[in-house]
Predicted 3D model of a 104-nucleotide RNA (SAM riboswitch aptamer (S box leader)) from Veillonella magna. It matches the Rfam family "SAM riboswitch aptamer (S box leader)". Gene Ontology term of the family: regulation of gene expression. The RNAcentral record of the sequence draws on MGnify.

RNA sequence: UCAUCAAGAGUAGUGGAGGGAACGGCCCGUAGAAGCUACAGCAACCGGCGAUGAGUAUAUUCAUUGAAGCGGUGCUACAUCCGGCAGAGUUUUCUGAAAGAUGA
Numbered sequence: 001u002c003a004u005c006a007a008g009a010g011u012a013g014u015g016g017a018g019g020g021a022a023c024g025g026c027c028c029g030u031a032g033a034a035g036c037u038a039c040a041g042c043a044a045c046c047g048g049c050g051a052u053g054a055g056u057a058u059a060u061u062c063a064u065u066g067a068a069g070c071g072g073u074g075c076u077a078c079a080u081c082c083g084g085c086a087g088a089g090u091u092u093u094c095u096g097a098a099a100g101a102u103g104a
Base pairs, nucleotide, nucleotide: 001104002103003102004101005100010039011038012037013036014035018028019027020026023083024082025081040076041075042074045072046071047070049066050065051064052063053062054061055060080099085096086095087094088093
């Protein structure tokens, strides 16, 4: 910088009081939080694989797409848990932004 973020998927051991990014709310937690470990799972961003098309120096490259889960990540309470900022509407809400997360 670009893409995505209302779907999906957890048990055990260890550990002992925090956790959901920060703030405000609302929640989760001694019927055991975070962290760590093991195994399992989800998903399909990248690689790899297949198909189609295009280009080409005939080495291959690029685009679209598909399946699958072999490799690299990621993830497995709550919409990124909700909100804040701007616009519309003014009951409540909608859209966008910012911030954040993940990947390339």